[in-house]
Molecule: transfer RNA
Organism: Patescibacteria group bacterium
Order: sequence, then C1' cells, then structure tokens
RNA sequence: GCCCAAGUAGUUUAGUGGUAAAACGUAUUCUUGGUAAGAAUAAGACCGCGAGUUCGAUUCUCGCCUUGGGCU
Repeated sequence: GCCCAAGUAGUUUAGUGGUAAAACGUAUUCUUGGUAAGAAUAAGACCGCGAGUUCGAUUCUCGCCUUGGGCU
C1' cells in the first nucleotide's frame, strides 16, 4: 500500500427499515440470627464519527476513525 471482518448499557452478545432486547454486573427492597444463594423493582446505550437515500436508518450507500485478521 491492497483486501476482509468488527464497532450497540460497566462487560459479553442479540436486533437486517417503524424511536433497542437479554445475561452477567450495579442500586434499593424482601427473605436469613448473620452472610452467601434466591426473589421483586429500578437505573444505565439517541447504536464509533460525519454525510446521503427514504415519510422514517442500529439496519441500506459513501467517506473518515479505531480494533483484529490476511496478502505483498
């Protein structure tokens, strides 16, 4: 330099056009003599950044950034 993949909550992942889900973790409460375990509730991501298409974009298109892999 060229090619490919990925970027969504604190972490790991889902979601392939109609304002985002789960597990673990966190907080509060219940339960216990006390802890752990368990149960209930809540908070937490406008989806890497910027444009474009569309009535509408996490999703489709383009550029950039970051990470990983491959080729020379």